[in-house]
RNA sequence: UGAGUGGGCCGGGCGGCCGCGGUGUUGCCGGAAGGCGGCAUCGAGGAAAGUCCGAGCUCCACAGGGCAGGGUGCUUCGUAACGCGAAGGCGGGGUGACCCGACGGAAAGUGGCACAGAAAACACACAGCCUACGUCUGCCAUGCGCGGACCGGCAAUGGUGAAAAGGUGCGGUAAGAGCGCACCAGCGGCUUGGCGACAGGCCGGCUUGCUAAACCCCACCUGGAGCAAUUCCAAAUAGGGGGGCUAUGGAGUGGCCCGCUCCGCCCCCGGGUUGGAAGCUUGAGGCCUGCGGCGACGCAGGUCCCAGAUGAAUGGCCGCACAGGGAUGGUUCACCAUCCCGGACAGAACUCGGCUUACAGGCCCACUCACUAU
Numbered sequence: 001u002g003a004g005u006g007g008g009c010c011g012g013g014c015g016g017c018c019g020c021g022g023u024g025u026u027g028c029c030g031g032a033a034g035g036c037g038g039c040a041u042c043g044a045g046g047a048a049a050g051u052c053c054g055a056g057c058u059c060c061a062c063a064g065g066g067c068a069g070g071g072u073g074c075u076u077c078g079u080a081a082c083g084c085g086a087a088g089g090c091g092g093g094g095u096g097a098c099c100c101g102a103c104g105g106a107a108a109g110u111g112g113c114a115c116a117g118a119a120a121a122c123a124c125a126c127a128g129c130c131u132a133c134g135u136c137u138g139c140c141a142u143g144c145g146c147g148g149a150c151c152g153g154c155a156a157u158g159g160u161g162a163a164a165a166g167g168u169g170c171g172g173u174a175a176g177a178g179c180g181c182a183c184c185a186g187c188g189g190c191u192u193g194g195c196g197a198c199a200g201g202c203c204g205g206c207u208u209g210c211u212a213a214a215c216c217c218c219a220c221c222u223g224g225a226g227c228a229a230u231u232c233c234a235a236a237u238a239g240g241g242g243g244g245c246u247a248u249g250g251a252g253u254g255g256c257c258c259g260c261u262c263c264g265c266c267c268c269c270g271g272g273u274u275g276g277a278a279g280c281u282u283g284a285g286g287c288c289u290g291c292g293g294c295g296a297c298g299c300a301g302g303u304c305c306c307a308g309a310u311g312a313a314u315g316g317c318c319g320c321a322c323a324g325g326g327a328u329g330g331u332u333c334a335c336c337a338u339c340c341c342g343g344a345c346a347g348a349a350c351u352c353g354g355c356u357u358a359c360a361g362g363c364c365c366a367c368u369c370a371c372u373a374u
Stems, first nucleotide, its partner, number of pairs: 001370010013320006020043010045345001049356002052354005057226004069222005074088005089103001090101004104217002109215002111211003126158002128154003134150006140143001166184006185207001187204007230278006240269006249263005285304008324341007
């Protein structure tokens, strides 16, 4: 200098004017309810988003235990908790910094493995190799002969497939084969290191296909609904339920009596509607410093208060400067001058911890590779 990897931060600044929401205080008007102002102060985000996980909080359900159902799934740690995070193990990718992984169990059981292929799991024999052993038999050269048929043996080689019953090599054999041996992979046992996942060493018999985002087994976790939760107050009286009073009244019950129902007034009850209030923002809170820890994080001290709306505020205009882009001119690739454009994604609604997704542009730190110079 070029290419790249990981992480952190900002994401518009300053000033003026006008406007909006909350809180505090205060002036004037008004009998009151309240109205109109003044001043001070606060007023979106890193994701406020998706609503995908985990909690607080509220109501409902609930003796205890178990089953079923659902979820999670390498290990240890962190945390209020998690499906999150940190550090590690193993596997895969990259020259590397680093990145990715639904990563428990397939020698418990059941099932599945398209097409092709002989055969897809109690292996099989299509092509092929062999004729040692056994039976029958042909020939003449009568031999430990050369052939044939049968009974058979084999799985090396070829072909199929994503996958062919451990791999490679040497020995061995009639041909072959873990049949024997060496190395490698896998499995089991012992042992060393590690909290552990696991790793190293030695020994053993030789081998048990893949699939659990198939059923299943194992371990752990697990009630439901959500702030439109939920609670309180008031009003209008519309309607409902209960009790009492009354003309011992009226109407209905097909005509009459009893009974019942409705109509008036008062009291009580719970539900709904409307309005208001609480929930509502001080919280597993932010920042700084120190200490412990590889780290996530924890502890201690100090300091700060930082939106609470409810048709729902957080906005608009002007000026200046800095990033960024474009055009024209001067001119030495670059620089200078003038003019124009111009701020990404998005936006609180009970609150936290995460994850995921969107994002113009800019700044910083650490590291890797290549080339060059000293």